[in-house]
Context: one part of a larger RNA
RNA sequence: GAUUGAACGCUGGCGGCAUGCCUAACACAUGCAAGUCGAACGGUAACAUAAGCUAGCUUGCUAGCUUGAUGACGAGUGGCGGACGGGUGAGUAACGCGUAGGGAUAUACCUUUAAGUGGGGGACAACGUUCGGAAACGGGCGCUAAUACCGCAUAAGCUCUACGGAGUAAAGCUGGGGACCUUCGGGCCUGGUGCUUAGAGAUUAGCCUGCGUCCGAUUAGCUAGUUGGUGGGGUAAAGGCCUACCAAGGCGACGAUGGUUAGCCGGUCUGAGAGGAUGAUCAGCCACACUGGAACUGAGACACGGUCCAGACUCCUACGGGAGGCAGCAGUGGGGAAUAUUGGACAAUGGGCGCAAGCCUGAUCCAGCCAUGCCGCGUGUGUGAAGAAGGCUCUAGGGUUGUAAAGCACUUUAAGUUGGGAGGAAAGGUUAAAGUUUAAUACGCUUUAGCUGUGACGUUACCAACAGAAUAAGCACCGGCUAACUCCGUGCCAGCAGCCGCGGUAAUACGGAGGGUGCAAGCGUUAAUC
Numbered sequence: 001g002a003u004u005g006a007a008c009g010c011u012g013g014c015g016g017c018a019u020g021c022c023u024a025a026c027a028c029a030u031g032c033a034a035g036u037c038g039a040a041c042g043g044u045a046a047c048a049u050a051a052g053c054u055a056g057c058u059u060g061c062u063a064g065c066u067u068g069a070u071g072a073c074g075a076g077u078g079g080c081g082g083a084c085g086g087g088u089g090a091g092u093a094a095c096g097c098g099u100a101g102g103g104a105u106a107u108a109c110c111u112u113u114a115a116g117u118g119g120g121g122g123a124c125a126a127c128g129u130u131c132g133g134a135a136a137c138g139g140g141c142g143c144u145a146a147u148a149c150c151g152c153a154u155a156a157g158c159u160c161u162a163c164g165g166a167g168u169a170a171a172g173c174u175g176g177g178g179a180c181c182u183u184c185g186g187g188c189c190u191g192g193u194g195c196u197u198a199g200a201g202a203u204u205a206g207c208c209u210g211c212g213u214c215c216g217a218u219u220a221g222c223u224a225g226u227u228g229g230u231g232g233g234g235u236a237a238a239g240g241c242c243u244a245c246c247a248a249g250g251c252g253a254c255g256a257u258g259g260u261u262a263g264c265c266g267g268u269c270u271g272a273g274a275g276g277a278u279g280a281u282c283a284g285c286c287a288c289a290c291u292g293g294a295a296c297u298g299a300g301a302c303a304c305g306g307u308c309c310a311g312a313c314u315c316c317u318a319c320g321g322g323a324g325g326c327a328g329c330a331g332u333g334g335g336g337a338a339u340a341u342u343g344g345a346c347a348a349u350g351g352g353c354g355c356a357a358g359c360c361u362g363a364u365c366c367a368g369c370c371a372u373g374c375c376g377c378g379u380g381u382g383u384g385a386a387g388a389a390g391g392c393u394c395u396a397g398g399g400u401u402g403u404a405a406a407g408c409a410c411u412u413u414a415a416g417u418u419g420g421g422a423g424g425a426a427a428g429g430u431u432a433a434a435g436u437u438u439a440a441u442a443c444g445c446u447u448u449a450g451c452u453g454u455g456a457c458g459u460u461a462c463c464a465a466c467a468g469a470a471u472a473a474g475c476a477c478c479g480g481c482u483a484a485c486u487c488c489g490u491g492c493c494a495g496c497a498g499c500c501g502c503g504g505u506a507a508u509a510c511g512g513a514g515g516g517u518g519c520a521a522g523c524g525u526u527a528a529u530c
Base pairs, nucleotide, nucleotide: 001530002529003528004527006526007525008524009523010522013377014376015375016374017373018372020369021335026333027332028331030330031329032328035080036079037078040077041076043073044072047071048070049069050067051066052065053064054063055062056061057060087288088287089286096213097212098211099210100209101208102207105205106204110201111200112199113198114197115196116195117194118152120150121149127142128141129140130139131138132137157168158167159166160165172193173192174191175190176189177188180187181186215259221251222250223249226248227247228246229245230244231243232242233241263285264284266282267278268277269276270275290311291310292309293308294307313324314323315322316321341367343366344365345364349363350361351360352359353358380410381409382408383407390401391400392399393398414471416466417465418464419463420462424457428452429451430450431449432448433447434446435445436444474519475518476517477516478515479500480499481498485514486513487512488511489510495502496501
């Protein structure tokens, strides 16, 4: 000199854009953060509509009841998603990360290709009933549906094979409709979507390897599934990954083993560079989710807001037994020099579910707080010598503050008041036309056009008008380094200080004042890095 996720002191007008627990991976009250689908299913607790019945009467509205009939929908069965998104950096010196490769693998949803989607069965929730329990919740009996579950048929592929063969799959739902049939439910035709099997792709993930990756030898030897082989097991998959047997290997001064420290990287800061330091925000990877362990489900987890066990802690209890996990967003206590709102909205972007409308989304987009940083703007402009008054100083004449003020003439940015006002909006809905599909001018899909229509921010940005200099300057320094000097007070005292050093009676170095210098909504100090 540059820099910072900074803090402290003094001061503080506005705006834009960013950043904001670096400490206790300490403990957490409260609310929210993952749901959705009725176009899979049985249904109907609530709301609304309709119809019927009853009563009152004002004769068409009040109240009650019934009907899942309709819109919908609590709880339940079932499907998909809760493995993403969000947080944190405790652990990890490791194929964890970075980079370059490898081959023995899996991959829901998506795209594409081929084939199929036939015919049956028995349950279990909900519900009813009954019992236990303070609760959490649980038990018995009975009824029932399905895209839930299980046989049968078929089998290209796959598996097994004695090469003859054997085994192995599926599910429906829904829009529209002219004939024909009908038990009036539908069949049938057609469109959409789903389901099963197989191939390919895409995406994602698992595995292996070369090289690189902190400190110290006051850590020198380490190793028994250890190193390799064979058989077997296991996995989606190679492999001591596991197991039995056999062999006795494997690593190490090119630093093994053990110890300390640490998430890694793109980057960031600094520097002419080489390098040094660092790893907040943003992006990639990894690890973790009260502590330790384990598996289940699933395409994917050994799963932050799932399960089980153990432990510590907190809470409830009828003392028998139960409940919980903010390193999600806010917020609280604590720790600390120190770090924000228990805000708004799904309008946009993205995600989950759904045919869709839509629902959910503390992701996200916004707003709030803080000069924490960067950037921009303002705090007036011109004129004005009687060089006013006052202050300071003086050789008492003057000098300086100083065109500074006052006065006169102007301007109105920003702030204030009033009014107007983009863009972020694409979609979605509806109507019409054309094309496609089809038996069809239905439906569905695609395109085009018209109409309609969605904004948290938001009193938006921006524009105009109004009034009046009106509302807006500080901080540090002035001995040398280092830009800037005098007076008073003090008297080795009080104090200053980054280094040299000042102060013991004329202190440009302490304290105050006047003046000056530097930066400026900041200025200094401290800490840290180059």
The part of an RNA shown here (small-subunit ribosomal RNA, 5' domain) has 530 nucleotides and comes from an uncultured prokaryote. Rfam family: Bacterial small subunit ribosomal RNA. Its mean pLDDT, the model's own confidence on a scale to 100, is 88.